[in-house]
Molecule: Guanidine-I riboswitch aptamer
Organism: Cohnella luojiensis
RNA sequence: AAGCAGGCUUUCUAGGGUUCCACGAUACAUGGAAUGGUAUCGGUUAGGUCCGAGAGGAAGCGCGUCUUGGCCAUCGGCUAAGAUGAACACGGCGGGAUAAAAACCCGGGAGUA
Numbered sequence: 001a002a003g004c005a006g007g008c009u010u011u012c013u014a015g016g017g018u019u020c021c022a023c024g025a026u027a028c029a030u031g032g033a034a035u036g037g038u039a040u041c042g043g044u045u046a047g048g049u050c051c052g053a054g055a056g057g058a059a060g061c062g063c064g065u066c067u068u069g070g071c072c073a074u075c076g077g078c079u080a081a082g083a084u085g086a087a088c089a090c091g092g093c094g095g096g097a098u099a100a101a102a103a104c105c106c107g108g109g110a111g112u113a
Stems, first nucleotide, its partner, number of pairs: 007061006015051002020048002022045001023042006063085010088108001090111001094106003
């Protein structure tokens, strides 16, 4: 310096905020009455919807290697199934999207060992 299945998808979780729902507070109106209505505020509301991991989990597909079977018929190629492999990974500031924020994206970045 170059290369790379350090692949992709779904789902769950750590985590995240506040559009919507719910909850809480205050005020107002109706009224005999509020467990109902409207508005404002609150995420310092352990909730539902929602977002959500390169360095978290699970599954599926795909990829490498080996074996077996089938087909083609020069070395070999195609295809199906089975087994197996996929290591390591500390990480800002700042910015971006969404209603808003985050271990989301910039980013296996800048840096560090």